[in-house]
Context: one part of a larger RNA
RNA sequence: CGUAGGAAAUUUGAGAGGGGCUGUCCUUAGUACGAGAGGACCGGGAUGGACGCACCGCUGGUGUACCAGUUGUUCCGCCAGGAGCACCGCUGGGUAGCCAAGUGCGGAAGGGAUAAGCGCUGAAAGCAUCUAAGCGCGAAGCCUGCCUCAAGAUGAGAUUUCCCAAUUCGUAAGACCCCUUGAAGAACACGAGGUUGAUAGGCUCGGGGUGGAAGCGCGGUAACGUGUGGAGCUGACGAGUACUAAUCGGUCGAGGG
Numbered sequence: 001c002g003u004a005g006g007a008a009a010u011u012u013g014a015g016a017g018g019g020g021c022u023g024u025c026c027u028u029a030g031u032a033c034g035a036g037a038g039g040a041c042c043g044g045g046a047u048g049g050a051c052g053c054a055c056c057g058c059u060g061g062u063g064u065a066c067c068a069g070u071u072g073u074u075c076c077g078c079c080a081g082g083a084g085c086a087c088c089g090c091u092g093g094g095u096a097g098c099c100a101a102g103u104g105c106g107g108a109a110g111g112g113a114u115a116a117g118c119g120c121u122g123a124a125a126g127c128a129u130c131u132a133a134g135c136g137c138g139a140a141g142c143c144u145g146c147c148u149c150a151a152g153a154u155g156a157g158a159u160u161u162c163c164c165a166a167u168u169c170g171u172a173a174g175a176c177c178c179c180u181u182g183a184a185g186a187a188c189a190c191g192a193g194g195u196u197g198a199u200a201g202g203c204u205c206g207g208g209g210u211g212g213a214a215g216c217g218c219g220g221u222a223a224c225g226u227g228u229g230g231a232g233c234u235g236a237c238g239a240g241u242a243c244u245a246a247u248c249g250g251u252c253g254a255g256g257g
Stems, first nucleotide, its partner, number of pairs: 001152001005163007015149004021049007033038001051106005059100004066093005071086006110144003117137004174252004178194005199245003202241005208234003215228005
């Protein structure tokens, strides 16, 4: 820009893409078959491998604004307690998120038309013949079925709801700018929200993590131990709460030949 008014929402699916793998064991059955050795078709069940998709409850990895321990050094006048630097100084753990080695699921079944092949009926050719007319069965393959995208499918589809007008301006429904932002994200887009408000931050409470803070008391010459006290601290997690910031505003936007 188009889709013969302007919008919002829900959709159909022409078409396109993805997927499509396979082992072993049990059973049928030591049956059919076979002198024996051996040993099935068909059907039913179980369990794996690789691959793919999704997820984080479990097991774990990471987790540089979480917690603790600790070395050297500089500084906060000193002690105590801390801070900076040294690969995050090093070390032990670790929430959310992300992730696999963790967990769940998938390939199918079914339907249709077929290939090789196997047939029925059957003449040309009084017989025979699956083929010439006609009709069946028959593959991990083909078309579907399953998952995803999809009406610029210009063949521009459908349904529901909302808004009304006559040229410009200004408006309607509606949308955008702007702002607070998000398990959305390079930008854009998409989602949530903008005071009639829980959108983000803060705060409070909780969860999870760390693992017993500082100060003081007590014991010990001391290093240190111990009590107060599952203490103190705590990023992303959950909830509550208008304390802070989403203020005030602006722009676009409706009737054909």
Large-subunit ribosomal RNA, domain VI from Cohnella endophytica, 257 nucleotides, folded computationally. Model confidence (mean pLDDT): 90 of 100. It was read from a public genome assembly. The source organism's lineage runs through Bacteria, Bacillati, Bacilli, Caryophanales and Cohnella. Rfam family: Bacterial large subunit ribosomal RNA.